[in-house]
RNA sequence: UUCGACAAGGGCAAAACCGGUGCGAGCCGGUGACGCAAAGCCACGGGGCCUUACGGUCAGCCGGGCUGCCGAAC
Numbered sequence: 001u002u003c004g005a006c007a008a009g010g011g012c013a014a015a016a017c018c019g020g021u022g023c024g025a026g027c028c029g030g031u032g033a034c035g036c037a038a039a040g041c042c043a044c045g046g047g048g049c050c051u052u053a054c055g056g057u058c059a060g061c062c063g064g065g066c067u068g069c070c071g072a073a074c
Base pairs, nucleotide, nucleotide: 001073002072003071004070011036012035016031017030018029019028020027021026034060040066041065042064044063045062046061047058048057049056050055
C1' cells in the first nucleotide's frame, strides 16, 4: 500500500417494543439483534424522506473524504 479468512480479542446494532423529544422526516435512552471488516466520523456530490415554504433529515442508499483493531500478500 492493497486485501479480508480457516483466526484472536473484541466492537457496533436493524426491525419491533417501552419511555422521552421534534410540526415531521427523525433523534436520545432502555430492551432487543436483522445484519455489518469500518454499520467509526464527516451532509462534499447524487439520491430517499420531512416541511406551505424557508429550510431540515437520513452516514445501516450510492459515491467521496478522514481515522482505526487484527492478520495475509507484496
The prediction has a mean pLDDT of 90. This is a predicted structure of a 74-nucleotide RNA (c-di-GMP-I-GGC riboswitch aptamer) from uncultured Arthrobacter sp. The sequence was found by an Rfam model in a public genome assembly.